RNA sequence: UGGCGUCUGUCAGGAGAGAGCUCCCACGGGGGCCGCCGAAGGCGCAGGGUUUCCACCCGAACGCUCAGGUACCCAGGACUGACAAGCGCCU
Numbered sequence: 001u002g003g004c005g006u007c008u009g010u011c012a013g014g015a016g017a018g019a020g021c022u023c024c025c026a027c028g029g030g031g032g033c034c035g036c037c038g039a040a041g042g043c044g045c046a047g048g049g050u051u052u053c054c055a056c057c058c059g060a061a062c063g064c065u066c067a068g069g070u071a072c073c074c075a076g077g078a079c080u081g082a083c084a085a086g087c088g089c090c091u
Base pairs, nucleotide, nucleotide: 002090003089004088005087006086008084009083010082011081012080013079018034020033021032022031023030024029035070036069037068041066042064043063044062047058048057049056
């Protein structure tokens, strides 16, 4: 100098599901109940690593829906791409 990985940040993209019933309200919203969604997070086991085995570690976009969400907008959003700094490895 270049490359790869990782973490954080910025920008862009980013799905699903009731304009449900009812009460309060300052009409922005909030509470209760029912239905629904899965792509924050969480939990589970499928799988993988390791082991004679157990235990331990990683653990999904699969499952559960605790949490969260559920007209538009706003917000959130796994994941993807770009950029930047830090860290590690190679050169």